[in-house]
RNA sequence: GCGCCCGUUGUCUAAUGGUCAGGAUCUCAGCCUGCCACGUUGGGGGUCCGGGUUCGAUUCCCGGCGGGCGCACCA
Numbered sequence: 001g002c003g004c005c006c007g008u009u010g011u012c013u014a015a016u017g018g019u020c021a022g023g024a025u026c027u028c029a030g031c032c033u034g035c036c037a038c039g040u041u042g043g044g045g046g047u048c049c050g051g052g053u054u055c056g057a058u059u060c061c062c063g064g065c066g067g068g069c070g071c072a073c074c075a
Base pairs, nucleotide, nucleotide: 001071002070003069004068005067006066007065010025011024012023013022018055026044027043028042029041030040031039048064049063050062051061052060
């Protein structure tokens, strides 16, 4: 340099062109307990960036950025 794949809470992960983006973990508060742990109830936190298509985009398209894999180059 070329090609392919991926990007969602702090971390891991699901979902679908349409009602509030779901789960686990994390964290905060309450309950529970003699205390802790476990358990339990509630709260907090997310679609990489820009543009396009569409009534509507996390999803489809284009570009960028980042990561992974393969190939090429290397004196």
Molecule: transfer RNA
Organism: Promethearchaeum sp.